[in-house]
Context: one part of a larger RNA
RNA sequence: CGCCGGUUAAGGAACUCUGCAAAUUGACCCCGUAACUUCGGGAUAAGGGGUGCCCAUGAGGGUGCAAGCCUUCGUGGGCCGCAGGAAACGGCUCUAGCGACUGUUUACUAAAAACACAGGACUCUGCGAACUCGCAAGAGGAUGUAUAGAGUCUGACGCCUGCUCGGUGUCGGUAGGUUAAGGAAGAGGGUUAGCCGCAAGGCGAAGCUCGCGACCGAAGCCCCGAUAAACGGCGGCCGUAACUAUGACGGUCCUAAGGUAGCGAAAUUCCUUGUCGGGUAAGUUCCGACCUGCAUGAAUGGCGUAACGACUGGAGCACUGUCUCAACCGGCGACCCG
Numbered sequence: 001c002g003c004c005g006g007u008u009a010a011g012g013a014a015c016u017c018u019g020c021a022a023a024u025u026g027a028c029c030c031c032g033u034a035a036c037u038u039c040g041g042g043a044u045a046a047g048g049g050g051u052g053c054c055c056a057u058g059a060g061g062g063u064g065c066a067a068g069c070c071u072u073c074g075u076g077g078g079c080c081g082c083a084g085g086a087a088a089c090g091g092c093u094c095u096a097g098c099g100a101c102u103g104u105u106u107a108c109u110a111a112a113a114a115c116a117c118a119g120g121a122c123u124c125u126g127c128g129a130a131c132u133c134g135c136a137a138g139a140g141g142a143u144g145u146a147u148a149g150a151g152u153c154u155g156a157c158g159c160c161u162g163c164u165c166g167g168u169g170u171c172g173g174u175a176g177g178u179u180a181a182g183g184a185a186g187a188g189g190g191u192u193a194g195c196c197g198c199a200a201g202g203c204g205a206a207g208c209u210c211g212c213g214a215c216c217g218a219a220g221c222c223c224c225g226a227u228a229a230a231c232g233g234c235g236g237c238c239g240u241a242a243c244u245a246u247g248a249c250g251g252u253c254c255u256a257a258g259g260u261a262g263c264g265a266a267a268u269u270c271c272u273u274g275u276c277g278g279g280u281a282a283g284u285u286c287c288g289a290c291c292u293g294c295a296u297g298a299a300u301g302g303c304g305u306a307a308c309g310a311c312u313g314g315a316g317c318a319c320u321g322u323c324u325c326a327a328c329c330g331g332c333g334a335c336c337c338g
Stems, first nucleotide, its partner, number of pairs: 001333008010324002014322001019319001027051005036041001038156001052079012080084001091317007098309002103115002119154007131140003157304004162234003167231002169227005176222003182216002186212001188210004194203003235253005262296001263293001274290005
């Protein structure tokens, strides 16, 4: 010096990203317990008091024929120590965020506000179901049958969930347009039996063959409609009130429609340590407001919410070697000699 333990004057978080770590608390009995609340809870809330041993004695319960034994609750007196729950054995409170909750997870850096969850909604599925696995047979679904099963989203509960169907998707429709394979009227090319020609060559039926092809050809697409708890989206400029400022009001352009309720510098706010208020002597964090929302917003759910949380932020009390600032002790190492 390192590790693991122990003790510490005065102070008591000044340490530090953070009270990390440590300390405090702790059992049982009695007293006593707030806001809030889904009336269950919150609650071991918080906050107090008692506790050993000896002697005497009262009352109750169990058992036994009884003597007695076991046990519960007291009352009085005494003894010892610094200390009697001598060990083991929760620190507490207020406040905000997120998630309702108990659960689940990254086997070996993440336990969470992530996943799941009851509950809500939409869509599909009439049973040889939809859907999934398999080339198939077949199997699961299910020895179930729409109060069932599958898929997707949301995520207890309370109050709610606005506008937009132009685009994309899905569902429905079918007059018209477009349209494949296939069929096919017809026209054309090649070949040549034959015919013409002295020859070179020309014409050329049938058949075979090569492309062309009017017209007939579904679904789909175009088209018409529905649908947002489907994917998604939810404006700009100018003017205006008898101080000023602001703009209920007006004009205009664009749009499918221009963001409703609620919330808001927020797990979202760039400017930003916004401004005001609170807490501190002092507060980029925190809490309450404001609204100028760079770039909130309603099941990609919005806003609340008792209870819950090894969750995250802020504050207080208690407590401490975290610190001011270090010291000593014990054990094991390191180090030296062998």

Predicted 3D model of a 338-nucleotide part of an RNA (large-subunit ribosomal RNA, domain IV) from a soil metagenome. The full RNA is in RNAcentral, with records from MGnify.